This is a predicted structure of a 102-nucleotide RNA (Glycine riboswitch aptamer) from Pseudorhodoplanes sp. It was read from a public genome assembly, where an Rfam model found it. It matches the Rfam family "Glycine riboswitch aptamer". From the family's description: This family represents the bacterial glycine riboswitch. Model confidence (mean pLDDT): 79 of 100.
RNA sequence: GCGCUGCGAGCGGGAGAGACUGGUACGCAUUAAGCGAUGCGCGCCGGCGCCGAAGGAGCAACCACCCCGGAAUCUCUCAGGCAAAAGAACCGCUCACGACCG
Numbered sequence: 001g002c003g004c005u006g007c008g009a010g011c012g013g014g015a016g017a018g019a020c021u022g023g024u025a026c027g028c029a030u031u032a033a034g035c036g037a038u039g040c041g042c043g044c045c046g047g048c049g050c051c052g053a054a055g056g057a058g059c060a061a062c063c064a065c066c067c068c069g070g071a072a073u074c075u076c077u078c079a080g081g082c083a084a085a086a087g088a089a090c091c092g093c094u095c096a097c098g099a100c101c102g
Stems, first nucleotide, its partner, number of pairs: 002102002005098002008095006018048001020047005026041006049082003055078001056076003062070002
C1' cells in the first nucleotide's frame, strides 16, 4: 500500500398490508336569510381487519464451550407500519476511521 472485514456518514435502489369505520375539533368550498347540511383536507380519541424489512423478543441449523453463551430474511407482533410523503432490513458506489489475517 492492497485485499478481507467492522462501525459511521453521503448518494442511489428498496417490499408488504383498509385512501376501512365511528366520534370530535379545525380549515376550505358549495347550499342557505339563518340554524344547519354536504364534500375535501387534516389533528386527536376509539372499533374491527391486516403487514413485517426500524427497533425489540423467541427458537433453530450452526458456532463456541470450564461456566456464562453467540446466532436469521424463520417465528412473535410489544413497538412500528397499512393513499402519497417519511421511514425501511438488505444491496451497490464513495469518503473517513479501525482490529485480526493474507